[in-house]
RNA sequence: GCCGAUGUGGUGGAACUGGUAUACACGAGAGACUUAAAAUCUCUUGCUCGUAAGGGCUUGUGGGUUCGAGUCCCACCAUCGGCA
Repeated sequence: GCCGAUGUGGUGGAACUGGUAUACACGAGAGACUUAAAAUCUCUUGCUCGUAAGGGCUUGUGGGUUCGAGUCCCACCAUCGGCA
RNA backbone atom coordinates (compact mmCIF):
# COMPACT_ATOMS: atom_id res chain seq x y z
P G A 1 -0.84 3.71 3.63
O5' G A 1 -0.77 2.79 2.33
C5' G A 1 -0.72 3.35 1.01
C4' G A 1 -0.70 2.24 0.00
C3' G A 1 -1.94 1.36 0.00
O3' G A 1 -2.99 1.92 -0.72
C1' G A 1 0.00 0.00 0.00
P C A 2 -4.52 1.72 -0.30
O5' C A 2 -4.82 0.23 -0.75
C5' C A 2 -4.80 -0.12 -2.13
C4' C A 2 -4.99 -1.62 -2.30
C3' C A 2 -6.16 -2.23 -1.58
O3' C A 2 -7.39 -2.05 -2.27
C1' C A 2 -4.27 -3.55 -1.16
P C A 3 -8.75 -1.96 -1.50
O5' C A 3 -8.98 -3.43 -0.98
C5' C A 3 -9.20 -4.49 -1.90
C4' C A 3 -9.29 -5.82 -1.17
C3' C A 3 -10.30 -5.89 -0.04
O3' C A 3 -11.63 -6.02 -0.48
C1' C A 3 -8.28 -6.90 0.65
P G A 4 -12.81 -5.43 0.42
O5' G A 4 -12.89 -6.44 1.65
C5' G A 4 -13.28 -7.79 1.45
C4' G A 4 -13.02 -8.62 2.68
C3' G A 4 -13.78 -8.24 3.94
O3' G A 4 -15.13 -8.65 3.93
C1' G A 4 -11.54 -8.71 4.48
P A A 5 -16.22 -7.85 4.77
O5' A A 5 -15.92 -8.30 6.27
C5' A A 5 -16.12 -9.66 6.67
C4' A A 5 -15.64 -9.87 8.09
C3' A A 5 -16.28 -8.98 9.14
O3' A A 5 -17.55 -9.45 9.56
C1' A A 5 -13.94 -8.99 9.46
P U A 6 -18.68 -8.42 9.96
O5' U A 6 -18.18 -7.85 11.36
C5' U A 6 -18.06 -8.70 12.49
C4' U A 6 -17.29 -8.03 13.59
C3' U A 6 -17.86 -6.73 14.14
O3' U A 6 -18.92 -6.92 15.05
C1' U A 6 -15.54 -6.49 13.79
P G A 7 -20.05 -5.80 15.19
O5' G A 7 -19.31 -4.65 15.99
C5' G A 7 -18.76 -4.91 17.28
C4' G A 7 -18.07 -3.68 17.82
C3' G A 7 -19.00 -2.51 18.12
O3' G A 7 -18.58 -1.82 19.30
C1' G A 7 -17.31 -1.83 16.60
P U A 8 -19.32 -2.16 20.65
O5' U A 8 -20.85 -1.82 20.36
C5' U A 8 -21.27 -0.47 20.19
C4' U A 8 -22.74 -0.34 20.43
C3' U A 8 -23.19 -0.66 21.86
O3' U A 8 -23.03 0.49 22.69
C1' U A 8 -24.62 -1.74 20.31
P G A 9 -22.14 0.41 24.03
O5' G A 9 -23.18 -0.17 25.08
C5' G A 9 -22.88 -0.13 26.44
C4' G A 9 -23.76 0.89 27.18
C3' G A 9 -23.52 0.93 28.68
O3' G A 9 -23.66 2.26 29.13
C1' G A 9 -25.78 0.39 28.23
P G A 10 -22.30 3.00 29.76
O5' G A 10 -21.74 1.95 30.84
C5' G A 10 -20.55 2.25 31.57
C4' G A 10 -20.04 1.01 32.27
C3' G A 10 -19.97 -0.27 31.46
O3' G A 10 -18.87 -0.30 30.59
C1' G A 10 -20.84 -0.76 33.61
P U A 11 -18.90 -1.12 29.19
O5' U A 11 -18.79 -2.64 29.64
C5' U A 11 -17.57 -3.17 30.12
C4' U A 11 -17.69 -4.67 30.30
C3' U A 11 -18.21 -5.45 29.11
O3' U A 11 -17.21 -5.71 28.13
C1' U A 11 -19.36 -6.13 31.05
P G A 12 -17.65 -5.95 26.59
O5' G A 12 -18.37 -7.38 26.60
C5' G A 12 -17.59 -8.57 26.81
C4' G A 12 -18.51 -9.78 26.91
C3' G A 12 -19.37 -10.08 25.70
O3' G A 12 -18.66 -10.74 24.66
C1' G A 12 -20.67 -10.27 27.65
P G A 13 -19.04 -10.44 23.09
O5' G A 13 -20.62 -10.63 23.03
C5' G A 13 -21.21 -11.92 23.17
C4' G A 13 -22.71 -11.82 23.27
C3' G A 13 -23.42 -11.29 22.03
O3' G A 13 -23.57 -12.31 21.06
C1' G A 13 -24.27 -10.19 23.95
P A A 14 -24.26 -11.99 19.63
O5' A A 14 -25.80 -12.11 20.02
C5' A A 14 -26.77 -11.68 19.12
C4' A A 14 -28.13 -11.79 19.74
C3' A A 14 -29.23 -11.18 18.89
O3' A A 14 -29.67 -12.12 17.92
C1' A A 14 -29.43 -10.38 21.09
P A A 15 -29.63 -11.77 16.39
O5' A A 15 -30.71 -10.57 16.34
C5' A A 15 -32.05 -10.81 16.73
C4' A A 15 -32.79 -9.52 16.86
C3' A A 15 -32.62 -8.54 15.72
O3' A A 15 -33.41 -8.88 14.59
C1' A A 15 -32.39 -7.39 17.74
P C A 16 -32.98 -8.27 13.21
O5' C A 16 -33.25 -9.44 12.18
C5' C A 16 -32.30 -10.52 12.08
C4' C A 16 -33.00 -11.70 11.45
C3' C A 16 -33.92 -11.35 10.30
O3' C A 16 -33.86 -12.36 9.29
C1' C A 16 -35.16 -12.42 12.03
P U A 17 -32.91 -12.13 8.00
O5' U A 17 -33.49 -10.80 7.32
C5' U A 17 -32.82 -10.25 6.18
C4' U A 17 -33.82 -9.46 5.36
C3' U A 17 -34.36 -8.17 5.99
O3' U A 17 -34.58 -7.20 4.97
C1' U A 17 -36.15 -9.64 5.57
P G A 18 -33.57 -6.06 4.76
O5' G A 18 -34.04 -4.94 5.80
C5' G A 18 -33.43 -4.86 7.07
C4' G A 18 -34.11 -3.82 7.93
C3' G A 18 -35.61 -4.01 8.10
O3' G A 18 -35.96 -3.53 9.39
C1' G A 18 -35.21 -1.93 7.11
P G A 19 -36.84 -4.47 10.34
O5' G A 19 -37.93 -3.47 10.90
C5' G A 19 -37.51 -2.38 11.75
C4' G A 19 -38.70 -1.69 12.35
C3' G A 19 -39.75 -2.61 12.95
O3' G A 19 -40.32 -1.97 14.09
C1' G A 19 -40.71 -1.32 11.19
P U A 20 -39.64 -2.28 15.51
O5' U A 20 -40.60 -1.44 16.45
C5' U A 20 -40.62 0.00 16.38
C4' U A 20 -40.60 0.57 17.77
C3' U A 20 -39.31 0.32 18.57
O3' U A 20 -39.05 1.47 19.38
C1' U A 20 -41.13 -0.62 19.72
P A A 21 -37.89 2.41 18.99
O5' A A 21 -36.55 1.60 19.22
C5' A A 21 -36.23 1.21 20.55
C4' A A 21 -35.23 0.07 20.49
C3' A A 21 -34.71 -0.38 21.83
O3' A A 21 -35.60 -1.34 22.41
C1' A A 21 -32.90 -0.10 20.34
P U A 22 -35.75 -1.42 24.01
O5' U A 22 -34.35 -2.00 24.50
C5' U A 22 -33.96 -3.33 24.16
C4' U A 22 -32.50 -3.53 24.51
C3' U A 22 -32.18 -3.41 25.99
O3' U A 22 -32.33 -4.70 26.60
C1' U A 22 -30.62 -2.19 24.68
P A A 23 -33.25 -4.87 27.92
O5' A A 23 -33.97 -6.28 27.69
C5' A A 23 -35.16 -6.35 26.91
C4' A A 23 -35.29 -7.71 26.26
C3' A A 23 -34.81 -8.89 27.10
O3' A A 23 -35.78 -9.30 28.04
C1' A A 23 -33.99 -9.09 24.89
P C A 24 -35.36 -9.65 29.53
O5' C A 24 -34.22 -10.76 29.42
C5' C A 24 -34.54 -12.08 29.00
C4' C A 24 -33.27 -12.90 28.82
C3' C A 24 -32.27 -12.81 29.97
O3' C A 24 -32.64 -13.63 31.08
C1' C A 24 -31.12 -12.54 27.93
P A A 25 -32.23 -13.18 32.55
O5' A A 25 -30.64 -13.40 32.59
C5' A A 25 -30.10 -14.71 32.47
C4' A A 25 -28.60 -14.66 32.28
C3' A A 25 -27.82 -13.92 33.36
O3' A A 25 -27.62 -14.72 34.52
C1' A A 25 -27.04 -13.22 31.26
P C A 26 -27.58 -14.03 35.97
O5' C A 26 -26.18 -13.25 35.95
C5' C A 26 -24.96 -13.97 35.86
C4' C A 26 -23.79 -13.03 35.60
C3' C A 26 -23.56 -11.95 36.65
O3' C A 26 -22.91 -12.44 37.82
C1' C A 26 -23.39 -11.01 34.50
P G A 27 -23.27 -11.82 39.24
O5' G A 27 -22.82 -10.29 39.09
C5' G A 27 -21.45 -9.95 39.00
C4' G A 27 -21.29 -8.47 38.72
C3' G A 27 -21.93 -7.54 39.72
O3' G A 27 -21.14 -7.35 40.88
C1' G A 27 -22.51 -6.85 37.55
P A A 28 -21.83 -7.14 42.28
O5' A A 28 -22.54 -5.73 42.11
C5' A A 28 -21.78 -4.53 41.94
C4' A A 28 -22.69 -3.33 41.72
C3' A A 28 -23.77 -3.11 42.77
O3' A A 28 -23.26 -2.47 43.93
C1' A A 28 -24.73 -2.93 40.64
P G A 29 -23.92 -2.77 45.34
O5' G A 29 -25.32 -2.01 45.28
C5' G A 29 -25.36 -0.61 45.17
C4' G A 29 -26.79 -0.13 45.03
C3' G A 29 -27.79 -0.63 46.06
O3' G A 29 -27.70 0.06 47.29
C1' G A 29 -28.73 -0.82 43.93
P A A 30 -28.09 -0.75 48.66
O5' A A 30 -29.68 -0.91 48.59
C5' A A 30 -30.51 0.24 48.66
C4' A A 30 -31.97 -0.13 48.44
C3' A A 30 -32.54 -1.20 49.34
O3' A A 30 -32.87 -0.75 50.63
C1' A A 30 -33.17 -1.65 47.13
P G A 31 -32.76 -1.78 51.91
O5' G A 31 -33.95 -2.83 51.65
C5' G A 31 -35.29 -2.42 51.79
C4' G A 31 -36.25 -3.46 51.24
C3' G A 31 -36.32 -4.78 51.98
O3' G A 31 -37.10 -4.70 53.18
C1' G A 31 -36.24 -5.20 49.68
P A A 32 -36.80 -5.75 54.39
O5' A A 32 -37.30 -7.17 53.83
C5' A A 32 -38.67 -7.40 53.59
C4' A A 32 -38.91 -8.79 53.04
C3' A A 32 -38.40 -9.93 53.89
O3' A A 32 -39.32 -10.26 54.95
C1' A A 32 -37.77 -10.29 51.67
P C A 33 -38.77 -10.69 56.40
O5' C A 33 -38.03 -12.10 56.17
C5' C A 33 -38.79 -13.24 55.77
C4' C A 33 -37.87 -14.39 55.39
C3' C A 33 -36.83 -14.73 56.43
O3' C A 33 -37.37 -15.57 57.45
C1' C A 33 -35.81 -14.59 54.32
P U A 34 -37.16 -15.24 58.99
O5' U A 34 -35.59 -15.42 59.18
C5' U A 34 -34.99 -16.70 59.05
C4' U A 34 -33.50 -16.62 59.28
C3' U A 34 -33.06 -15.87 60.51
O3' U A 34 -33.15 -16.68 61.68
C1' U A 34 -31.75 -15.17 58.67
P U A 35 -33.79 -16.14 63.02
O5' U A 35 -32.72 -15.06 63.50
C5' U A 35 -33.08 -14.08 64.51
C4' U A 35 -31.85 -13.38 65.00
C3' U A 35 -30.95 -12.84 63.90
O3' U A 35 -31.35 -11.55 63.50
C1' U A 35 -29.66 -14.06 65.50
P A A 36 -31.37 -11.22 61.91
O5' A A 36 -29.81 -11.20 61.53
C5' A A 36 -28.96 -10.17 62.05
C4' A A 36 -27.51 -10.47 61.74
C3' A A 36 -27.20 -10.72 60.27
O3' A A 36 -27.01 -9.51 59.58
C1' A A 36 -26.22 -12.41 61.61
P A A 37 -27.43 -9.46 58.03
O5' A A 37 -26.51 -10.58 57.33
C5' A A 37 -25.27 -10.20 56.79
C4' A A 37 -24.38 -11.40 56.56
C3' A A 37 -24.54 -12.14 55.23
O3' A A 37 -23.94 -11.46 54.15
C1' A A 37 -24.29 -13.69 57.00
P A A 38 -24.60 -11.58 52.71
O5' A A 38 -24.28 -13.06 52.22
C5' A A 38 -22.94 -13.42 51.89
C4' A A 38 -22.84 -14.92 51.71
C3' A A 38 -23.71 -15.49 50.60
O3' A A 38 -23.13 -15.36 49.32
C1' A A 38 -23.95 -16.79 52.56
P A A 39 -24.05 -15.01 48.05
O5' A A 39 -25.02 -16.26 47.92
C5' A A 39 -24.53 -17.53 47.46
C4' A A 39 -25.56 -18.62 47.67
C3' A A 39 -26.89 -18.40 46.97
O3' A A 39 -26.86 -18.81 45.60
C1' A A 39 -27.29 -18.98 49.22
P U A 40 -27.67 -17.97 44.49
O5' U A 40 -29.19 -18.17 44.94
C5' U A 40 -29.82 -19.44 44.87
C4' U A 40 -31.19 -19.39 45.51
C3' U A 40 -32.15 -18.36 44.93
O3' U A 40 -32.76 -18.79 43.72
C1' U A 40 -32.19 -18.23 47.29
P C A 41 -33.15 -17.76 42.62
O5' C A 41 -34.40 -16.98 43.23
C5' C A 41 -35.61 -17.67 43.50
C4' C A 41 -36.58 -16.79 44.25
C3' C A 41 -36.87 -15.44 43.61
O3' C A 41 -37.83 -15.55 42.56
C1' C A 41 -36.45 -15.14 45.91
P U A 42 -37.77 -14.52 41.33
O5' U A 42 -38.32 -13.17 41.98
C5' U A 42 -39.65 -13.09 42.43
C4' U A 42 -39.94 -11.73 43.01
C3' U A 42 -39.55 -10.53 42.17
O3' U A 42 -40.51 -10.25 41.16
C1' U A 42 -38.80 -10.19 44.38
P C A 43 -40.02 -9.66 39.77
O5' C A 43 -39.69 -8.14 40.13
C5' C A 43 -40.72 -7.27 40.56
C4' C A 43 -40.16 -5.97 41.10
C3' C A 43 -39.27 -5.20 40.15
O3' C A 43 -39.99 -4.45 39.18
C1' C A 43 -38.24 -5.29 42.27
P U A 44 -39.33 -4.19 37.77
O5' U A 44 -38.20 -3.13 38.09
C5' U A 44 -38.52 -1.85 38.60
C4' U A 44 -37.28 -1.08 38.97
C3' U A 44 -36.27 -0.89 37.85
O3' U A 44 -36.63 0.18 36.99
C1' U A 44 -35.15 -1.55 39.82
P U A 45 -36.22 0.08 35.43
O5' U A 45 -34.64 0.20 35.43
C5' U A 45 -34.02 1.38 35.90
C4' U A 45 -32.52 1.19 36.03
C3' U A 45 -31.82 0.75 34.77
O3' U A 45 -31.55 1.85 33.92
C1' U A 45 -31.05 -0.53 36.61
P G A 46 -31.98 1.73 32.33
O5' G A 46 -30.68 2.37 31.60
C5' G A 46 -29.40 1.82 31.80
C4' G A 46 -28.41 2.54 30.91
C3' G A 46 -28.39 4.06 31.06
O3' G A 46 -27.52 4.45 32.09
C1' G A 46 -28.62 3.50 28.78
P C A 47 -27.91 5.69 33.03
O5' C A 47 -27.67 6.97 32.12
C5' C A 47 -26.37 7.26 31.62
C4' C A 47 -26.42 8.45 30.68
C3' C A 47 -27.17 9.67 31.22
O3' C A 47 -26.38 10.45 32.09
C1' C A 47 -27.89 9.21 29.03
P U A 48 -27.06 11.23 33.28
O5' U A 48 -27.90 12.37 32.54
C5' U A 48 -27.25 13.37 31.79
C4' U A 48 -28.26 14.19 31.00
C3' U A 48 -29.35 14.86 31.83
O3' U A 48 -28.90 16.06 32.41
C1' U A 48 -30.32 13.81 29.95
P C A 49 -29.61 16.58 33.74
O5' C A 49 -31.00 17.20 33.25
C5' C A 49 -31.02 18.37 32.44
C4' C A 49 -32.43 18.72 32.04
C3' C A 49 -33.45 18.77 33.16
O3' C A 49 -33.38 19.97 33.91
C1' C A 49 -34.36 17.60 31.34
P G A 50 -33.69 19.87 35.50
O5' G A 50 -35.22 19.38 35.59
C5' G A 50 -36.27 20.26 35.19
C4' G A 50 -37.59 19.56 35.28
C3' G A 50 -37.92 18.89 36.61
O3' G A 50 -38.33 19.83 37.58
C1' G A 50 -38.49 17.44 34.86
P U A 51 -37.81 19.65 39.12
O5' U A 51 -38.37 18.22 39.57
C5' U A 51 -37.86 17.57 40.74
C4' U A 51 -38.98 16.88 41.48
C3' U A 51 -39.79 15.90 40.66
O3' U A 51 -39.18 14.62 40.68
C1' U A 51 -41.25 17.36 41.84
P A A 52 -39.08 13.72 39.31
O5' A A 52 -40.57 13.31 39.00
C5' A A 52 -41.24 12.35 39.81
C4' A A 52 -42.75 12.46 39.60
C3' A A 52 -43.24 12.08 38.21
O3' A A 52 -43.52 10.67 38.14
C1' A A 52 -44.18 14.16 38.86
P A A 53 -43.31 9.86 36.74
O5' A A 53 -44.51 10.40 35.84
C5' A A 53 -45.84 9.92 36.02
C4' A A 53 -46.82 10.77 35.25
C3' A A 53 -46.60 10.80 33.74
O3' A A 53 -47.21 9.70 33.08
C1' A A 53 -46.83 13.00 34.56
P G A 54 -46.40 8.78 32.10
O5' G A 54 -45.63 9.81 31.15
C5' G A 54 -46.33 10.44 30.08
C4' G A 54 -45.71 11.79 29.78
C3' G A 54 -44.57 11.82 28.78
O3' G A 54 -45.01 11.75 27.42
C1' G A 54 -43.98 13.12 30.63
P G A 55 -44.01 11.17 26.30
O5' G A 55 -42.95 12.33 26.12
C5' G A 55 -43.33 13.60 25.58
C4' G A 55 -42.21 14.59 25.66
C3' G A 55 -40.97 14.26 24.85
O3' G A 55 -41.13 14.50 23.46
C1' G A 55 -40.33 15.04 26.97
P G A 56 -40.35 13.57 22.38
O5' G A 56 -38.82 14.04 22.57
C5' G A 56 -38.43 15.34 22.22
C4' G A 56 -37.00 15.61 22.62
C3' G A 56 -35.97 14.65 22.05
O3' G A 56 -35.62 14.96 20.70
C1' G A 56 -35.56 14.93 24.35
P C A 57 -35.21 13.73 19.72
O5' C A 57 -33.79 13.23 20.28
C5' C A 57 -32.67 14.10 20.26
C4' C A 57 -31.52 13.53 21.05
C3' C A 57 -30.97 12.20 20.57
O3' C A 57 -30.13 12.33 19.44
C1' C A 57 -31.21 12.13 22.90
P U A 58 -30.02 11.11 18.37
O5' U A 58 -29.30 9.96 19.20
C5' U A 58 -27.95 10.14 19.61
C4' U A 58 -27.51 8.98 20.48
C3' U A 58 -27.58 7.62 19.81
O3' U A 58 -26.44 7.38 19.00
C1' U A 58 -28.48 7.50 22.00
P U A 59 -26.57 6.46 17.66
O5' U A 59 -26.16 5.00 18.18
C5' U A 59 -24.95 4.82 18.90
C4' U A 59 -24.55 3.36 18.86
C3' U A 59 -24.07 2.89 17.48
O3' U A 59 -23.01 1.96 17.66
C1' U A 59 -25.89 1.56 18.15
P G A 60 -21.90 1.75 16.51
O5' G A 60 -20.82 2.83 16.91
C5' G A 60 -20.29 2.90 18.27
C4' G A 60 -19.06 3.76 18.26
C3' G A 60 -19.19 5.05 17.48
O3' G A 60 -19.78 6.08 18.24
C1' G A 60 -17.25 3.93 16.79
P U A 61 -20.81 7.11 17.58
O5' U A 61 -19.86 8.02 16.70
C5' U A 61 -18.88 8.84 17.31
C4' U A 61 -18.19 9.68 16.28
C3' U A 61 -19.10 10.38 15.27
O3' U A 61 -19.69 11.57 15.79
C1' U A 61 -17.34 9.36 14.12
P G A 62 -21.14 12.01 15.24
O5' G A 62 -20.87 12.50 13.75
C5' G A 62 -19.96 13.55 13.50
C4' G A 62 -19.76 13.74 12.02
C3' G A 62 -21.03 13.80 11.19
O3' G A 62 -21.67 15.06 11.28
C1' G A 62 -19.44 12.42 10.13
P G A 63 -23.20 15.16 10.74
O5' G A 63 -23.02 15.13 9.16
C5' G A 63 -24.04 14.64 8.35
C4' G A 63 -23.51 14.37 6.95
C3' G A 63 -24.53 13.81 5.99
O3' G A 63 -25.34 14.83 5.40
C1' G A 63 -22.63 12.46 5.95
P G A 64 -26.93 14.60 5.36
O5' G A 64 -27.12 13.48 4.25
C5' G A 64 -26.60 13.69 2.95
C4' G A 64 -26.62 12.42 2.13
C3' G A 64 -27.98 11.78 1.95
O3' G A 64 -28.77 12.43 0.97
C1' G A 64 -26.38 10.12 2.46
P U A 65 -30.35 12.41 1.06
O5' U A 65 -30.74 10.90 0.73
C5' U A 65 -30.49 10.37 -0.54
C4' U A 65 -30.90 8.91 -0.59
C3' U A 65 -32.32 8.62 -0.15
O3' U A 65 -33.24 8.87 -1.20
C1' U A 65 -30.85 7.07 0.87
P U A 66 -34.57 9.69 -0.89
O5' U A 66 -35.41 8.73 0.04
C5' U A 66 -35.84 7.47 -0.43
C4' U A 66 -36.38 6.62 0.70
C3' U A 66 -37.43 7.28 1.58
O3' U A 66 -38.72 7.27 0.99
C1' U A 66 -35.84 6.15 2.93
P C A 67 -39.63 8.59 1.06
O5' C A 67 -40.04 8.64 2.59
C5' C A 67 -40.77 9.75 3.12
C4' C A 67 -41.30 9.43 4.49
C3' C A 67 -40.31 8.78 5.45
O3' C A 67 -39.49 9.74 6.09
C1' C A 67 -42.31 7.55 5.48
P G A 68 -37.92 9.45 6.25
O5' G A 68 -37.88 8.22 7.25
C5' G A 68 -38.26 8.36 8.61
C4' G A 68 -38.34 7.03 9.29
C3' G A 68 -37.06 6.21 9.29
O3' G A 68 -36.18 6.62 10.33
C1' G A 68 -38.87 4.83 8.68
P A A 69 -34.63 6.65 10.02
O5' A A 69 -34.21 5.10 9.88
C5' A A 69 -34.42 4.20 10.95
C4' A A 69 -33.26 3.26 11.10
C3' A A 69 -31.94 3.94 11.47
O3' A A 69 -31.17 3.02 12.24
C1' A A 69 -31.68 2.89 9.41
P G A 70 -31.24 3.13 13.87
O5' G A 70 -30.11 2.14 14.35
C5' G A 70 -28.73 2.53 14.27
C4' G A 70 -27.86 1.30 14.24
C3' G A 70 -27.84 0.57 12.91
O3' G A 70 -26.89 1.13 12.03
C1' G A 70 -28.18 -0.98 14.67
P U A 71 -27.24 1.31 10.45
O5' U A 71 -27.56 -0.18 9.95
C5' U A 71 -26.55 -1.19 10.01
C4' U A 71 -27.15 -2.52 9.60
C3' U A 71 -27.67 -2.56 8.17
O3' U A 71 -27.36 -3.80 7.57
C1' U A 71 -29.41 -3.09 9.69
P C A 72 -26.17 -3.85 6.48
O5' C A 72 -26.74 -2.94 5.30
C5' C A 72 -27.50 -3.50 4.25
C4' C A 72 -27.74 -2.47 3.15
C3' C A 72 -26.58 -1.55 2.84
O3' C A 72 -25.63 -2.16 1.96
C1' C A 72 -28.53 -0.27 3.04
P C A 73 -24.06 -1.79 1.99
O5' C A 73 -24.03 -0.34 1.35
C5' C A 73 -24.33 -0.15 -0.01
C4' C A 73 -24.20 1.31 -0.39
C3' C A 73 -22.89 1.96 0.00
O3' C A 73 -21.84 1.66 -0.89
C1' C A 73 -24.68 3.37 0.61
P C A 74 -20.31 1.57 -0.36
O5' C A 74 -19.94 3.10 -0.13
C5' C A 74 -19.91 4.01 -1.21
C4' C A 74 -19.56 5.41 -0.74
C3' C A 74 -18.35 5.51 0.16
O3' C A 74 -17.12 5.46 -0.56
C1' C A 74 -20.10 6.82 1.03
P A A 75 -15.82 4.85 0.14
O5' A A 75 -15.35 6.01 1.15
C5' A A 75 -14.93 7.25 0.62
C4' A A 75 -14.79 8.27 1.73
C3' A A 75 -13.89 7.86 2.89
O3' A A 75 -12.51 8.01 2.60
C1' A A 75 -15.89 8.79 3.73
P C A 76 -11.45 7.00 3.22
O5' C A 76 -11.42 7.42 4.76
C5' C A 76 -10.95 8.69 5.14
C4' C A 76 -11.36 9.02 6.55
C3' C A 76 -10.78 8.12 7.63
O3' C A 76 -9.44 8.42 7.95
C1' C A 76 -13.07 8.50 8.05
P C A 77 -8.45 7.30 8.49
O5' C A 77 -9.00 7.07 9.96
C5' C A 77 -8.93 8.09 10.93
C4' C A 77 -9.51 7.64 12.26
C3' C A 77 -8.96 6.33 12.81
O3' C A 77 -7.71 6.50 13.45
C1' C A 77 -11.31 6.33 12.99
P A A 78 -6.65 5.28 13.44
O5' A A 78 -7.29 4.24 14.47
C5' A A 78 -7.43 4.57 15.83
C4' A A 78 -8.19 3.49 16.57
C3' A A 78 -7.65 2.08 16.41
O3' A A 78 -6.55 1.82 17.26
C1' A A 78 -10.00 2.07 16.12
P U A 79 -5.43 0.75 16.78
O5' U A 79 -6.13 -0.66 16.98
C5' U A 79 -6.50 -1.11 18.27
C4' U A 79 -7.33 -2.38 18.20
C3' U A 79 -6.74 -3.52 17.40
O3' U A 79 -5.78 -4.25 18.12
C1' U A 79 -9.00 -3.24 16.79
P C A 80 -4.60 -4.99 17.35
O5' C A 80 -5.30 -6.21 16.60
C5' C A 80 -5.89 -7.26 17.34
C4' C A 80 -6.69 -8.19 16.45
C3' C A 80 -5.95 -8.79 15.26
O3' C A 80 -5.09 -9.87 15.63
C1' C A 80 -8.05 -8.02 14.54
P G A 81 -3.79 -10.18 14.72
O5' G A 81 -4.35 -10.76 13.34
C5' G A 81 -4.99 -12.03 13.34
C4' G A 81 -5.64 -12.31 12.00
C3' G A 81 -4.73 -12.30 10.79
O3' G A 81 -3.92 -13.48 10.66
C1' G A 81 -6.72 -11.15 10.28
P G A 82 -2.52 -13.41 9.88
O5' G A 82 -2.92 -13.27 8.34
C5' G A 82 -3.59 -14.35 7.71
C4' G A 82 -4.04 -13.96 6.30
C3' G A 82 -2.95 -13.51 5.36
O3' G A 82 -2.23 -14.60 4.78
C1' G A 82 -4.75 -12.01 5.22
P C A 83 -0.68 -14.46 4.34
O5' C A 83 -0.74 -13.49 3.07
C5' C A 83 -1.36 -13.93 1.88
C4' C A 83 -1.42 -12.83 0.85
C3' C A 83 -0.09 -12.19 0.50
O3' C A 83 0.71 -12.95 -0.38
C1' C A 83 -1.71 -10.50 0.84
P A A 84 2.29 -12.93 -0.28
O5' A A 84 2.68 -11.46 -0.77
C5' A A 84 2.46 -11.07 -2.10
C4' A A 84 2.67 -9.58 -2.28
C3' A A 84 4.06 -9.07 -1.90
O3' A A 84 5.02 -9.29 -2.92
C1' A A 84 2.39 -7.65 -0.98